[in-house]
Context: one part of a larger RNA
RNA sequence: UUGGGUUUAAAGGGUGCGUAGGCGGAUUGAUAAGUCAGUGGUGAAAUUCUACAGCUUAACUGUAGACUUGCCGUUGAUACUGUUAGUCUUGAGUGUGGUCAAGGCAGGCGGAAUGUGUAAUGUAGCGGUGAAAUGCUUAGAUAUUACACAGAACACCGAUUGCGAAGGCAGCUUGCUGGGUCAUUACUGACGCUGAUGCACGAAAGCGUGGGGAUCAAACAGGAUUAGAUACCCUGGUAGUCCGCACAGUAAACUAUGGAUACUCUCUGCCGGCGAUAUAUUGUCGGUGGCCAAGCGAAAGCGUUAAGUAUCCCACCUGGGGAGUACGUUCGCAGGAAUGAAACUC
Numbered sequence: 001u002u003g004g005g006u007u008u009a010a011a012g013g014g015u016g017c018g019u020a021g022g023c024g025g026a027u028u029g030a031u032a033a034g035u036c037a038g039u040g041g042u043g044a045a046a047u048u049c050u051a052c053a054g055c056u057u058a059a060c061u062g063u064a065g066a067c068u069u070g071c072c073g074u075u076g077a078u079a080c081u082g083u084u085a086g087u088c089u090u091g092a093g094u095g096u097g098g099u100c101a102a103g104g105c106a107g108g109c110g111g112a113a114u115g116u117g118u119a120a121u122g123u124a125g126c127g128g129u130g131a132a133a134u135g136c137u138u139a140g141a142u143a144u145u146a147c148a149c150a151g152a153a154c155a156c157c158g159a160u161u162g163c164g165a166a167g168g169c170a171g172c173u174u175g176c177u178g179g180g181u182c183a184u185u186a187c188u189g190a191c192g193c194u195g196a197u198g199c200a201c202g203a204a205a206g207c208g209u210g211g212g213g214a215u216c217a218a219a220c221a222g223g224a225u226u227a228g229a230u231a232c233c234c235u236g237g238u239a240g241u242c243c244g245c246a247c248a249g250u251a252a253a254c255u256a257u258g259g260a261u262a263c264u265c266u267c268u269g270c271c272g273g274c275g276a277u278a279u280a281u282u283g284u285c286g287g288u289g290g291c292c293a294a295g296c297g298a299a300a301g302c303g304u305u306a307a308g309u310a311u312c313c314c315a316c317c318u319g320g321g322g323a324g325u326a327c328g329u330u331c332g333c334a335g336g337a338a339u340g341a342a343a344c345u346c
Base pairs, nucleotide, nucleotide: 004317005316006315007300008299012314014201015200016199017198021194022193023192025088026087027086028085029084030083031082033081034080035077036076037075038074039073040072041071042070048066049065050064051063052062053061054060091191092188093187094186095184096183097182098181099180100179103177104176105175106174107173108172109171110154114150115149116148117147118146119145120144121143125136126135162169163168206247208245209244210243211242216240220236221235222234223233258313259312260311261310262309263308267290268289269288270287271286272285273284274283275282276281295302296301319346320345321344328339329338330337331336
């Protein structure tokens, strides 16, 4: 490299948009580039293969044929692919009418809890644990009540629920905005699928700057535990946790399962839409779960939401360690990220 693979053995890019490229629905005509057939030229000789011949045989040599799978020209064929000119509607999209949801952004509002402050009642403890102690408290704590302030998160509803490309999204409400789906078949008429490079988005932690700071809490301090205890437990506590702007670009970014299309037995829940109906039920489209036939699989299992049967495109793998390291390059304020070896060793 080919082949074979990628849920769990090595291997699906974190996700989308999209350039080049690859692939691409039905039908008619033209063309004849690919394709197929005939034919001409060329494809040196030696070598190789086959047959025969010459040295007593063989090696060796000679003669003839084949091979030289190719390239160029020419004459035809037109099923398929391409090109070109039309047509079509089922793929794709648009319109119209409904509908759905924690989809996104910005503003406003709410109650519970927590902490703090002030005032009041009240008196000796509170707190914490396996047990304690550190800690708080007669300068009046804890507890209870009233008022005020602050920041953050939204109990119940709540669910194998829903929405979103993924990350993710949950109090109520207003505005702006994206999307899905169903019905209707009115319109366009293949406008499609995938997608190297690229661009955008991307949890948490982290970085820069300016705010904010209730809770929780790396670091840190103290108390315990212990042989020790740089921990687990307890009392405190700073970054951070929150907001604006800018960066970073990684996760078990997981369904450890790339995207698209078609096909393949039955049963059973839930969500959204639209029907039929005898109001008992039942059909259909889209989504989300459970059990299974065939089939697949090393097995576990998967099984119309495939890991089945096929086609197209992309990404990735090729024994373990060394190593996601070194070096170089690109990016970053930095931490670092991306790309990514070898020697050696088993």
The prediction has a mean pLDDT of 88. Predicted 3D model of a 346-nucleotide part of an RNA (small-subunit ribosomal RNA, central domain) from an uncultured bacterium. Its Rfam family is "Bacterial small subunit ribosomal RNA". The RNAcentral record of the full RNA draws on Greengenes and SILVA.